[in-house]
Background
Transfer RNA from Catenibacterium sp., 73 nucleotides, folded computationally.

RNA sequence: CGCGGGAUAGAGCAGAUGGUAGCUUGCCAGCCUCAUAAGCUGGAGGUCGGAGGUUCGAAUCCUCCUCCCGUAA
Numbered sequence: 001c002g003c004g005g006g007a008u009a010g011a012g013c014a015g016a017u018g019g020u021a022g023c024u025u026g027c028c029a030g031c032c033u034c035a036u037a038a039g040c041u042g043g044a045g046g047u048c049g050g051a052g053g054u055u056c057g058a059a060u061c062c063u064c065c066u067c068c069c070g071u072a073a
Base pairs, nucleotide, nucleotide: 002071003070004069005068006067007066010025011024012023013022019056027043028042029041030040031039049065050064051063052062053061
């Protein structure tokens, strides 16, 4: 250098066919309890790796680049 997969909230991951992003856990607050844990309710937290393009509209499609994993020689 070739080929394949991946990058989405602190962490782990979803998100057929494009339609304003969700789950688990963690964090904060409240409820419950003598108290803690468990349980219940609510909340904060994401310009979806970067830059362009297509489109009325892109996490999703196209191009280039960066990083990670695998594979052939």
Overview: Its Rfam family is "tRNA". It is annotated as a transfer RNA. From the family's description: Transfer RNA (tRNA) molecules are approximately 80 nucleotides in length. RNAcentral holds the sequence, with entries from ENA. NCBI's taxonomy places the organism under Bacteria, Bacillati, Erysipelotrichia, Coprobacillaceae, Catenibacterium.